Notes: This is a predicted structure of a 335-nucleotide RNA (Bacterial RNase P class A). Its mean pLDDT, the model's own confidence on a scale to 100, is 77.

[in-house]
RNA sequence: CAAGUAGGACGGAUGAUCGCGGUAGCAUAUGCUAACGAGGAAAGUCCGGGCUUCACAGGGUAGGAUGCCGGAUAACGUCCGGUUGAGGUGACUCACAGACCAGUGCAACAGAAAUAUACCGCCCGAAAGGGUAAGGGUGAAAUGGCAGUGUAAGAGACUACCGCCCGGCUGGUAACAGACGGGGCACAUGUAAACUCCAUCCGAAGCAAGACCAAGCAGAGAGCGUUGACCUGACCCGGCGAGCUUUCAGGUAGGUUGCUUGAGGCGGCUGGCAACAGUCGUCCUAGAUAGAUGAUCGUCCAAGACAUAACCCGGCUUAUAGUUCUACUUGUUUU
Repeated sequence: CAAGUAGGACGGAUGAUCGCGGUAGCAUAUGCUAACGAGGAAAGUCCGGGCUUCACAGGGUAGGAUGCCGGAUAACGUCCGGUUGAGGUGACUCACAGACCAGUGCAACAGAAAUAUACCGCCCGAAAGGGUAAGGGUGAAAUGGCAGUGUAAGAGACUACCGCCCGGCUGGUAACAGACGGGGCACAUGUAAACUCCAUCCGAAGCAAGACCAAGCAGAGAGCGUUGACCUGACCCGGCGAGCUUUCAGGUAGGUUGCUUGAGGCGGCUGGCAACAGUCGUCCUAGAUAGAUGAUCGUCCAAGACAUAACCCGGCUUAUAGUUCUACUUGUUUU
C1' cells in the first nucleotide's frame, strides 16, 4: 500500500422567526412562561415475558417446542464460554450436534446384482464344470482403506499403518481429548429438517385485554337446565348455584381509566475470560386518539439511505446512501 475478518459509533448539529402536542406554573381579554416531544431498526409479528380476564387449584392426555457440555437471564428457540464436525491459506464462519441393537419406512435411474452378489475379467480343466472377488464397468453407496507377504489365481487368509469395536489409565466440573493394551472386525450401508422413540419444557385468549361513569331501547321464538346447565383444546377432578346456547328484531358506538417510574437510562468502583451480577451516585427523556415533530433563513457538514411510537420490555430476522473507530489475517514493497 492492497485485499479481507470480527466488533462498535453516527446516521445529523446549532441559531432565529412562525406553527403543532400533552405536562407544570401563573393568569382567566382564552393567553403567557418553562423544560420536553419517533428509530437503529419504530419494520416483520418470528420467539420470550410483564400485565389483564377465565379461575380456587390439580391430574394424565391431545398438540407444540427444544435437543453436545457448562454458565447468564424474569424468560426464551436468545446470549457467553467451551467441545465435536464441516468450510476457508488465514483472521474466522456455519451447525440439520440425543437414539438406526424398540419398531416401521425410503434409497429412483443406471448396473449382472442394493438386506446381498458374480456381467466382463483371472486361475484349473479336453469338455461339462469348479475356484475367485485383487482388476474393469454402473452407481451417492458393491465383503473398510493403502502397501506388502502369500496363492493355481486371488482374498484380513496373514503382517505393518490408518479406520472401527472393547477395556481400563491420565487430564478436564462436563461435553470430550490423549497415550496404552486387546480384537481380524461390522446382527451387514446410509437416512430421524423420514414416521417414530427418549429427555426437558409449554393452560388459553389478548390493551379492540380489562375496570368505571353517563345515555338509550323492546322484546318475540326454539333447544338444554336444580336428577346440576355454564366454567378459554377435549376428558377427569374441583368450585359455584341458575341460568346457558341460538334465530329474528330494537338501542348505544360517548367519556374517564388502563397510559407510561420502568426486569428504566447514564457514569464510577468491585467480581467474572465473557455474557452479566453487585454496589454507589445521578437523571425523569412522547403518551397521540382521524391521530402532535412542520415551514423559512443562516452556519457547520459525509448525512441524500432504510424509514415514522399507539400497553410495555428482552431478543432474533430483514432493509439501509454515506462517514468513522478499534483489533486481527493474508499478499506485495522498502528498511
It matches the Rfam family "Bacterial RNase P class A". Rfam describes the family as follows. Ribonuclease P (RNase P) is a ubiquitous endoribonuclease, found in archaea, bacteria and eukarya as well as chloroplasts and mitochondria.